[in-house]
RNA sequence: GCCACAUUCGUCUAGUGUUCCAGGACAUCAGAUUCUCAUUCUGAGGAUCGGGGGUUCGAAUCCCCCAUGUGGUA
Numbered sequence: 001g002c003c004a005c006a007u008u009c010g011u012c013u014a015g016u017g018u019u020c021c022a023g024g025a026c027a028u029c030a031g032a033u034u035c036u037c038a039u040u041c042u043g044a045g046g047a048u049c050g051g052g053g054g055u056u057c058g059a060a061u062c063c064c065c066c067a068u069g070u071g072g073u074a
Stems, first nucleotide, its partner, number of pairs: 001073007010026004028044005050066005
């Protein structure tokens, strides 16, 4: 240089086009339980999806460019 893949709440992850508010786990916060802590239970907040543009009635999802990372190749 070329090719392929990946990028979504603090972390991990689901979602392959019109369907609700982008769902779940852990963590965090509040409450209950407990003499206290832990455990357990209940509830709450938290991502408009790496950045930009395009296609479409409609994009996290399809296309293009860029960025970062991983792997392959000479």